[in-house]
C1' cells in the first nucleotide's frame, strides 16, 4: 500500500465482495503447564435455602447459664462475689456509606466553565464561653383478656445521656430603633439598646474527698469534608411531526423551603417559544474513556474511576445533619405463600445458588491475616465491601513437547515417463539435556499496627490518675506447607487446527460426471475436476486453529482535510422577491471574530516517553508530558465585524436617436379550401403499390358566374429579428414593457444571489356560452394479412377557433442555474457610433452591443467544449450517492375531475449505465468483381431403369457422411473371402508378434469323422554352423508356464495427420517510428489503376513477411544436336500393294537444349505517372490457353472404419476360427446419372480421319467352329517395332413417313456363354421370344463465356468375373450469347446506424397460465401508547374544627378554668380504579391490486439497422 468482479478488448463512472485490527463473545475439531486479567450482552423474568447491617452494660432498669473464688450445707445442695453475661427491651449512633442495576430519562440527567451578595452540612479539627436548679411519664415486667396466627386489649409497678418546664444568655438569629464603611445601588457591613431563644449538676477513673482529669452534653466563632439550588457552551434520529403554550410570559402581593424562583395561591397585564426546528414521535443512563484510523473522523460506554436514575408496579409522607429510604413505614395494585377462611406475610436490579428465557456467562467456597467501613474509652463484635481459593484456553503474556550427531537416502505410504523422485536427517541408531513431570527435603515475603507488660524521657506539672514520644518484650497468616530452593529418576508425561483454482503462501493421485457436493466475490461439477469427498505431499498458524456475528479500516462509497452535477446518478421549466449568506474605494475610532503572552482549571486510572519490581513478558509501580477544551487578566490591530466621515470605477436616474414576427386592443384586407344558387356538358370521378368502400344518369368530375362561412397569412424569408422563459410572422390604429448606442449631467454602494412565498407557464384536458370551412383522436366501412382492433384508403365526433374560468406539466434541451472578473486569433450575420473616402450606393479602418461558425493554450473518462467555456477564480442558491422496485405506496397539500407536488420500505440482482475500439450485422449509403442476374445453348423436376440416401421392414439388413460443403459420398469394383453384422457350431497365452523352458530340424504325404473350423491315427525323413565329441547354436513346429496379445469396442468434444468450405476472394500481418490515457489507429485510408494490397500519386510514415503475380508442368511458333522400334523429300532395289529393303536427317515425330511475348515499338487519352484504347509486326499480344500451387484465418466441419495415439471399456470375450445368412430385403418419398420420346431421326449397306493409354496369373495376331456371346489352336510382343484396335458422329446410297410407329427399349418366357470351389438368394454377356412406360415435362431448379456447352466414340484403374449408365483420361465434330448491373445469390473495399460480441440462426418486450416470497388496498377484529372531559377518591401532607379525650407550663385551689396537644369529623389536593369521544400505533383479515423472481409452457413482434410505420417525452 491494494486486489477481484459490467466489456470480444479499452478508459472512466459506479456498486457488490476481499486482505487488516479488535471482542464480556457463540459455535466446530483439538487441547501440556504458569502468571495476570474477565466471565447473564437475553427476561428491571420469578425466586426455595443461607449470609449481607450492626454495635455500645463505661447512657438505662434488671437479668439467665458455666468456670474460679468464699460461706453455708439436712452432703440432695444453697447463697454470695464475678473487669462475667444469653435472650428481650428503654436510650445513642450506624442503617443517607458501602455493595447491585441501566428499567426510566433528550433533562441543567450529564461533559466543561462559571454563580451563590439565594444556600445547609451530624461525626472530624481549631477557638471562645458554659454546664445552675426541677418535674412528670413510660417500655420491660407482673395480671387479666382477646386472636389460628400475625399481633394486639385493658389494669398496676419503675429508670436513664428518653422527655418536660424555670434560671443563666458569651453568642447566633429575628423584630424594633439608631450607627460606621464599602458597594456592581440589589446589597452587604460595624457598633449600641429593648425583647424572644440552651443544656445530660450525665458516666468512668483518680483523690487529701476540696476537686481534678477523660468521654460525652449545650451556645457560638472559623475550617475541612459532603451537599442543594441557578447560569454559558456541548449534548442522537424523524418535517411523511409545523405551529406549541391559561400557571402558559411577566407584574404586584402573600404563603411555601436550608434557600432563589409561578415553587403554591390571590390579583393585573397578554405574553412566551418557534425554519438556528419549538411541539409531537422514535432510540438511548452520560462522561473519562474502549476499538479503529495516517489523520479529520466513525463506532461503542463491559471489567476499573466520577456523576445521574431505580430497588416488584404506582402514589405518599415520617424520622433525621442527610432518605421522599435496595435488605424502614403507610395507602392501591399484580403476584406469590400461610390459613382455622375471620385474616395476616413476601419482595436477591446485594453473595452464593434455583427456574425460565437464551447461541451464551461460574463456588449454595475459605476467612476478617491485610485494605476499608460502623458501634465502641478499649478488649472486641459485625463486615458476601474486601482478600483469597474453586470453575472456564474467554481474552493478554511467558514455557515445554526435546537437543547433537545420523545416508543403506532403511521399510512403508505416495507417485512415475518405469529410470526414478518424494515424504527425508525426517525414522532407526548413538551421545546428550532436565525447563515441565514425579517422589522426597527444605522453605518464605505479605505484619505493621492496634493492644499489653516493662523500662526512659516530655508538656507544665499535679494530690493522683490522665496525656504525648522512644526503646524492649509478648500476641496476629484465610491464601498454605504456596511461591522458591535443593537432591532422585528418566525423552520420560505433551500437537493440533485450517487452507493449497484467481484474489492469496501453498499440487499431484483417484473417486464421482451439473450427480453428490463447494461457495466471502468471480465463479467450480454434464467422464481425463490442483475449485465436489479420499490420500500423499505442500503451505500458514500453533495449545490453540477455523466458522459465524458486530464496530472501524480499506471507502476520496457524504467529500471540513477530501467528490461531483453537457452525454454516466443529478441545473427547479422561468422570472420577481422577504429572510438568510456574500459585497467597490480612502482614511478615524473600537476590539466582537482573529492572533500573542501569563495564569486558574482540565480528579485519579487509561494513552505515550523515561526509570523501578515480579527470572522475561504480560502485569504493576514511580516520574515527566500530554490531555488539542473552558475560565480569568494583559496586550497587538493587517484581516472579517461595528461605527464615523469621504470617494466614483459597481447599480440606478436623464437626454438625443434608430432597430425589432415583444405583450394587450380595436378595425381592415386578398389568395385558397369547402358548402350552396344558377350555367355549359357526359359517364365516369375519386382513391392506391393494386384496389374497393365513396360520389355520379335524381346528371357527378370538369369549366364559368355569383354568394355564404371559418380558419389560416404565400412569395418577403435569412446560419435573420424580439422576448425571462413558454412563445411571437397579411395591413392600419391606439395603449405599453425592454434592451442597444451616443451623451453631458445626477445620486452615491443603493450591489449579487435567493429556502420559503408571489407570478408568467407549449400541447393536452376539464367548465360555461359561442363558433365550425379545412383537419381530424374516438367511432365506421374498404383494404392488406395467418391474424391487422395498425400502418393505406373512404367518411367521421369531440377537439382544433373565441370569450371567461380551471389545469400546471413536456427530450419545458444549450439534456450546460444566476451575477462578475481574467484568459490567443479568424470569420459570417444584425442594430448603433466614429474615423477615412465618394457624386453616390459601396469599400476600407475602428468600436459596444447582440447571433453563429472555426480555432490556440487550458479542461475532458472520451466526444467534445473553447472570451455566448464545460478554461481560471469569486459569491449565492438548486441538485445527485449502485441497477430494479418507484417516480410507486401510505400520509400530507393543491385540483372539478384526470392528475401533479412532496416522497419511502420489504423484497431481489452483481451489476445497470457513459464514451470511444475492433469487428459482425442491416429489408443503410457509395464503389467494384464472379455463368450472380440478364442474354444464350443444353438439361433436371414428368417415364423406364440404374446407383446411392432417408424411411420401414428384419435375425442381420454393419459402420460413417448432413444445406451449400451428406446422397453414382468412403467402395478404383459385397455371389466365397472382402466382412466389421446375424445365426449356428467351436477354442482360451489365443490367428499373428516378444521373452524363458523340456521335446524334435524343418518340410511332405495319407486314411476316417464332421457343413467345416477341427479332432484322431499313420506314411516319409534328416539338414546348417561351432566343438575339448560330452554337447552347445541358429532357424522351424508344436506341448508347458507367466509376463502379455488381440479389439473396424468407446470418445474426431481428448488428439496428430490428412481433408472439405468460404476461395484463387485478394486480403492477413509484423519491425521500427508517430499518434491515442487506453482498447487501439497510422503503415493497408485518400486520387487513378489493375484479374490482383496489381502498378503510379499523395500522405506521419519507412521498410519488411505470408498471400497476387513470376519461377515448374502442359499445350501453341521457330531453330540446334541426335536418329530406333519413329519418318521417307531427294537417290537406288523390289513388289499384287505396303519405307518392304539399301540408304537418307530434309519433313512429321520422340528425346533434350534453346529462342520468343517485354505495352518492346507507333498514335490517342492520362497528372510529362501507373495505365488504357487503337495500330503496326508476330505463330502468339497485353496475366496467349490449360494445370499443379490454396495467406492469417472460420465452421468444436469431415474421419478413433486407413493410419497413428491419451483415456475409458472387454479378456473361456467386445478377442480369434468356421459354415451358412445378411450388407441386394421394399408401399411410396429424395438425390444423381443412363436411355428414350424420335425424320437434324431409326434401320441396312458402303466408305474416311484419332489421341491418349493397356498388355506375361497378361495383350493375343492370322486360320478355323458358331447367327452370337464365344470357342479351338497359339504367329508375334515385358512391346514408338506385336497385340488391345474395327473409332464414333461423318460423308455417298437405300428404306421407313409421323403411327405409341421399322421410335422406345422396360419387362417377362426360352435357349446359351463366359468367369470362379460355387452363379438359388446374388453375375455380366449372347440368341430367340415379348414390345410396358414415354408423343419434351407443373412450381422450381441446374450447368455453360470458346476449341468452351452440345454431340460422337476410345482407353484406364479397381478386377477370377460382374451389377460401370459410375469415375479419370483421350480425342471426333463443333455452335449461340452478353444491351449491361435495376434486381436474386456470394464475395471484396470504404463509409454510417447498432441496446449485437454464442455476434442477425443475434438481441429483447408485454399480456395470458403455473410456483414461490415480500408489499399496499380491504368490511371488519384484537391489542399496545401518550392526551382529554367526567366520575369515585386510598394513604398522607396541608387547613377548618373542639361536642370527645389529655401527666408535665399557669391561674385557682383539690372541684376546675387556661395555654398547648390528640383521636375524630370535614376540605383542597391526591395515586390506581370506571365511563365517554376522539388521536396516534401495531397484530390479524375473505378478496383484491400490482411487484419481483423461477434451463428449455401459450400468443404475438413492440425495441436495438431506416428493426422493416425513425425513435422518444
Nucleotide at each position: 500500500a491494494g486486489a477481484g468482479u459490467u466489456u470480444g478488448a479499452u478508459c472512466a463512472u459506479g456498486g457488490c465482495u476481499c486482505a487488516g485490527a479488535a471482542c464480556g463473545a457463540a459455535c466446530g475439531c483439538u487441547g501440556g503447564c504458569g502468571g495476570c486479567a474477565c466471565g447473564c450482552u437475553u427476561c428491571a423474568u420469578a425466586c426455595a435455602u443461607g449470609c449481607a447491617a450492626g454495635u455500645c452494660g463505661a447512657a438505662c432498669g434488671g437479668u439467665u447459664a458455666a468456670a474460679g473464688c468464699u460461706c453455708c450445707u439436712u452432703c440432695g445442695g444453697g447463697a454470695g462475689u464475678g473487669u462475667a453475661u444469653a435472650a428481650a427491651g428503654u436510650g445513642g449512633c450506624g442503617a443517607a456509606c458501602g455493595g447491585g442495576u441501566g428499567a426510566g430519562u433528550a433533562a441543567c440527567a450529564g461533559g466543561u466553565g462559571g454563580a451563590u451578595a439565594a444556600u445547609c452540612u451530624g461525626c472530624c479539627u481549631u477557638c471562645u464561653g458554659g454546664c445552675g436548679g426541677g418535674g412528670g411519664a413510660u417500655a420491660a415486667c407482673g395480671g387479666u383478656u382477646g386472636g389460628a396466627a400475625a399481633c394486639g386489649a385493658c389494669c398496676g409497678c419503675u429508670a436513664a445521656u428518653a422527655c418536660c418546664g424555670c434560671a443563666u444568655g458569651u453568642c447566633a438569629u429575628u423584630g424594633u430603633a439608631a450607627u460606621u464603611u464599602c458597594u456592581c445601588c440589589g446589597g452587604a457591613u460595624u457598633u449600641u439598646a429593648c425583647a424572644a431563644g440552651a443544656a445530660a449538676a450525665g458516666g468512668c477513673g483518680c483523690u487529701u474527698c476540696g476537686g481534678c482529669g477523660u468521654c460525652a452534653c449545650c451556645a457560638g466563632a472559623a475550617g475541612a469534608u459532603g451537599g442543594g439550588u441557578c447560569c454559558g457552551c456541548c449534548c442522537c434520529c424523524c418535517a411523511u411531526u409545523a405551529g406549541c403554550u391559561a400557571g402558559u410570559u411577566g407584574g404586584u402581593g402573600u404563603g411555601a423551603u436550608a434557600a432563589u424562583a409561578g415553587c403554591g395561591c390571590a390579583c393585573c397585564a397578554a405574553g412566551g417559544c418557534u425554519g438556528u426546528g419549538a411541539u409531537g414521535g422514535g432510540u438511548a443512563g452520560c462522561c473519562g474513556a474502549g476499538c479503529u484510523g495516517a489523520g479529520a473522523g466513525g463506532u461503542u460506554g463491559a471489567u476499573c474511576g466520577g456523576c445521574c436514575a431505580c430497588a416488584c408496579u404506582g402514589g405518599a409522607a415520617c424520622u433525621g445533619a442527610g432518605a421522599c429510604a435496595c435488605g424502614g413505614u403507610c395507602c392501591a395494585g399484580a403476584c406469590a405463600c400461610c390459613u382455622a377462611c375471620g385474616g395476616g406475610u413476601g419482595g436477591c436490579a446485594g453473595c452464593a445458588g434455583u427456574a425460565g428465557g437464551g447461541a451464551a456467562u461460574a463456588u449454595u467456597g475459605c476467612g476478617c491475616a491485610a485494605u476499608g467501613g460502623g458501634c465502641g474509652a478499649a478488649a472486641g463484635c459485625c463486615u458476601g465491601a474486601c482478600g483469597c481459593a474453586g470453575c472456564c484456553a474467554u481474552g493478554c503474556c511467558g514455557c515445554g513437547u526435546g537437543a547433537g550427531u545420523g545416508a543403506a537416502g532403511a521399510a512403508g505410504g505416495u507417485u512415475u515417463u518405469c529410470g526414478g523422485a518424494u515424504u527425508g536427517u525426517a525414522a532407526a541408531a548413538c551421545u546428550c539435556u532436565u525447563u515441565u513431570c514425579u517422589u522426597a527435603g527444605g522453605g518464605a515475603a505479605g505484619a505493621a499496627a492496634c493492644g499489653u507488660a516493662c523500662a526512659g524521657g516530655g508538656a507544665g506539672g499535679u494530690a493522683a490518675u490522665g496525656c504525648c514520644c522512644u526503646g524492649u518484650g509478648c500476641c496476629u497468616g484465610a491464601c498454605g506447607g504456596u511461591a522458591c530452593c535443593u537432591a532422585a529418576g528418566g525423552a520420560a508425561u505433551a500437537a493440533g487446527g485450517g487452507a493449497c483454482g484467481g484474489c492469496u503462501a501453498a499440487c499431484u493421485c483417484c473417486g464421482u460426471g451439473c450427480c453428490a457436493g463447494c461457495a466471502g466475490c468471480c465463479g467450480c461439477g454434464g467422464u481425463a475436476a490442483u475449485a465436489c469427498g479420499g490420500a500423499g505431499g505442500u503451505c500458514c498458524c500453533a495449545a490453540g486453529c477455523g466458522u459465524u456475528g458486530u464496530u472501524c479500516g480499506g471507502a476520496u462509497u457524504u467529500a471540513u482535510u477530501g467528490g461531483g452535477c453537457g452525454u454516466a446518478a443529478a441545473g427547479c421549466g422561468c422570472g420577481c422577491g422577504c429572510a438568510g449568506g456574500c459585497g467597490g474605494a480612502u482614511g478615524g475610532g473600537u476590539a466582537a471574530g482573529u492572533c500573542a503572552g501569563a495564569u486558574g482549571u482540565g480528579a485519579a486510572a487509561u494513552c505515550u516517553c523515561g526509570g523501578g519490581g515480579c527470572u522475561c513478558a504480560a502485569c504493576u509501580u514511580c516520574g515527566a508530558a500530554a490531555c488539542u477544551g473552558c475560565g480569568u487578566c494583559u496586550g497587538a490591530a493587517a484581516c472579517u465585524g461595528c461605527u464615523u466621515a469621504u470617494c466614483u470605477a459597481g447599480a440606478a436616474u436623464c437626454u438625443u436617436g434608430g432597430a425589432g414576427a415583444g405583450g394587450g386592443a380595436a378595425g381592415g384586407g386578398g389568395a385558397a379550401u369547402u358548402u350552396c344558387g344558377c350555367a355549359u356538358g357526359u359517364a365516369g370521378g375519386g382513391g392506391u403499390a393494386a384496389a374497393a368502400u365513396c360520389c355520379g344518369u335524381a346528371g357527378a368530375g370538369a369549366u364559368g358566374c355569383g354568394a355564404a362561412g371559418g380558419a389560416a397569412c404565400a412569395c418577403c424569408a435569412g446560419a435573420g429579428g424580439c422576448g425571462a422563459a413558454g412563445g411571437c410572422g397579411c395591413c392600419u390604429u391606439c395603449c405599453u414593457g425592454g434592451a442597444c448606442a451616443a451623451g453631458u449631467a445626477u445620486u452615491g454602494a443603493c450591489g449579487c444571489u435567493g429556502a420559503g412565498g408571489c407570478g408568467c407557464g407549449a400541447a393536452a384536458g376539464c367548465g360555461u356560452g359561442g363558433g365550425g370551412a379545412g383537419c381530424g383522436a374516438a367511432c365506421a366501412g374498404g383494404a392488406u394479412u395467418a391474424g391487422a382492433u395498425a400502418c393505406c384508403c373512404u367518411g367521421g365526433u369531440a377537439g382544433u377557433c373565441c370569450a371567461c374560468g380551471c389545469c400546471g406539466u413536456a427530450a419545458a434541451c444549450g439534456a450546460u442555474g444566476a451575477g462578475a472578473a481574467c484568459u490567443a486569433g479568424a470569420u459570417u450575420c444584425g442594430g448603433g457610433g466614429g474615423g477615412a473616402a465618394u457624386u453616390g450606393a459601396c469599400c476600407c479602418c475602428u468600436u459596444c452591443c447582440g447571433u453563429g461558425u472555426c480555432g490556440c493554450a487550458g479542461c475532458u473518462a472520451a466526444c467534445g467544449c473553447a472570451u455566448u467555456a464545460a478554461g481560471u477564480u469569486c459569491u449565492c442558491c438548486g441538485c445527485c450517492u449502485g441497477g430494479g422496485g418507484a417516480g410507486u405506496a401510505c400520509g400530507g397539500c393543491c385540483g372539478c375531475a384526470a392528475g401533479g407536488c412532496u416522497a419511502a420500505a420489504a423484497c431481489u440482482c452483481a451489476a445497470a449505465g457513459g464514451a470511444a475500439u475492433u469487428g459482425a450485422c442491416g429489408g443503410g449509403g457509395g464503389c467494384c468483381c464472379g455463368c450472380a442476374c440478364a442474354a444464350g445453348c443444353g438439361g433436371u423436376g414428368g417415364a423406364u431403369u440404374a446407383u446411392g440416401u432417408g424411411g420401414u421392414u428384419u435375425a442381420a439388413u454393419u459402420c460413417g457422411a448432413a444445406g451449400c460443403a451428406a446422397c453414382g459420398c468412403g467402395c478404383a469394383g459385397a455371389a466365397c473371402c472382402u466382412u466389421a453384422c446375424c445365426u449356428a457350431g467351436g477354442c482360451u497365452u489365443g490367428a499373428a508378434g516378444u521373452c524363458c523352458u523340456a521335446c524334435g530340424a524343418a518340410c511332405c504325404u495319407g486314411a476316417u469323422a464332421g457343413a467345416g473350423a477341427u479332432a484322431u491315427c499313420g506314411g516319409a525323413g534328416u539338414g546348417c554352423c561351432c566343438u575339448u565329441c560330452g554337447g552347445g547354436g541358429a532357424a522351424c513346429u508344436g506341448g508347458g508356464u507367466g509376463a502379455c496379445a488381440g479389439g473396424u469396442g468407446g470418445u474426431g468434444c481428448a488428439u496428430g495427420g490428412c481433408u472439405g468450405u468460404c476461395g484463387u476472394c485478394a486480403g492477413c500481418u509484423c519491425g521500427u517510428g508517430u499518434c491515442g490515457u487506453g482498447a487501439g489507429a497510422u503503415g493497408u485510408u485518400g486520387g487513378g489503376u489493375u484479374a490482383a494490397g496489381u502498378c503510379c500519386c499523395g500522405c506521419a510514415a519507412c521498410g519488411a513477411g505470408c498471400g497476387c503475380a513470376a519461377c515448374c508442368c502442359u499445350u501453341g511458333u521457330c531453330c540446334u544436336a541426335u536418329g530406333u522400334u519413329g519418318c521417307c523429300a531427294g537417290c537406288g532395289g523390289a513388289u499384287a500393294a505396303u519405307g518392304c529393303c539399301g540408304g537418307g536427317g530434309a519433313c512429321u515425330c520422340g528425346u533434350a537444349g534453346g529462342a520468343g511475348a517485354c505495352u518492346g515499338c507507333c498514335g490517342g487519352g492520362g497528372u510529362c505517372a501507373a495505365c488504357u484504347c487503337g495500330g503496326a509486326g508476330g505463330a502468339a499480344g497485353g496475366u496467349g490457353g490449360g494445370g499443379a500451387c490454396g495467406a492469417c484465418g472460420u465452421c468444436a466441419a469431415g474421419u478413433c472404419a486407413u493410419c497413428a495415439u491419451g483415456c475409458c471399456c472387454c479378456u473361456u470375450a467386445u478377442a480369434u476360427c468356421c459354415a451358412g445368412g445378411g450388407c441386394u430385403g421394399c408401399a411410396a418419398a429424395c438425390a444423381u446419372g443412363c436411355u428414350a420420346c424420335a425424320a437434324u431421326g431409326g434401320c441396312c449397306g458402303g466408305u474416311a480421319c484419332a489421341g491418349a493409354g493397356g498388355g506375361c496369373u497378361g495383350c493375343a495376331a492370322a486360320a478355323c467352329c458358331g447367327c452370337g456371346a464365344g470357342g479351338u489352336u497359339g504367329a508375334g510382343c515385358g512391346a514408338a517395332u506385336c497385340c488391345c484396335a474395327c473409332a464414333a458422329a461423318g460423308c455417298c446410297g437405300g428404306u421407313c413417313u409421323c403411327a405409341g410407329u421399322u421410335c422406345g427399349g422396360a419387362u417377362u418366357g426360352g435357349a446359351g456363354u463366359c468367369u470362379g470351389c460355387a452363379a438359388c438368394u446374388c453375375g455380366a454377356c449372347u440368341c430367340c421370344a415379348u414390345g410396358a412406360a414415354g408423343g419434351c415435362g407443373g412450381a422450381g431448379u441446374c450447368g455453360c463465356u470458346a476449341g468452351u456447352a452440345a454431340u460422337c466414340c476410345c482407353g484406364g484403374a479397381u478386377c477370377a468375373g460382374c451389377a460401370a449408365c459410375g469415375c479419370c483420361g483421350g480425342g471426333g465434330u463443333g455452335a449461340a450469347u452478353a444491351c449491361g448491373u435495376u434486381c436474386c445469390c456470394g464475395g471484396g473495399c470504404c463509409u454510417u446506424g447498432u441496446a449485437c460480441a454464442c455476434a442477425c440462426c443475434g438481441c429483447c418486450c408485454g399480456u395470458c397460465a403455473c410456483a414461490c416470497c415480500a408489499c399496499g388496498a380491504a368490511a371488519g377484529u384484537c391489542g399496545g401508547c401518550a392526551a382529554c372531559a367526567c366520575c369515585c377518591g386510598a394513604a398522607g401532607u396541608c387547613a377548618g374544627u373542639g361536642g370527645c379525650c389529655c401527666a408535665a407550663c399557669c391561674c385557682c385551689u383539690u372541684g376546675g378554668g387556661g395555654a398547648g396537644g390528640g383521636a375524630g369529623c370535614u376540605g383542597c389536593c391526591g395515586a390506581a380504579g370506571g365511563u365517554g369521544g376522539g388521536g396516534u400505533u401495531g397484530g390479524c383479515g375473505a378478496u383484491u391490486g400490482g411487484g419481483g423472481u423461477g434451463a428449455a409452457g401459450u400468443c404475438g413482434u413492440a425495441a436495438c439497422a431506416a428493426g422493416g410505420u425513425a425513435a422518444c417525452c
Predicted 3D model of a 1513-nucleotide RNA (small-subunit ribosomal RNA) from an uncultured prokaryote.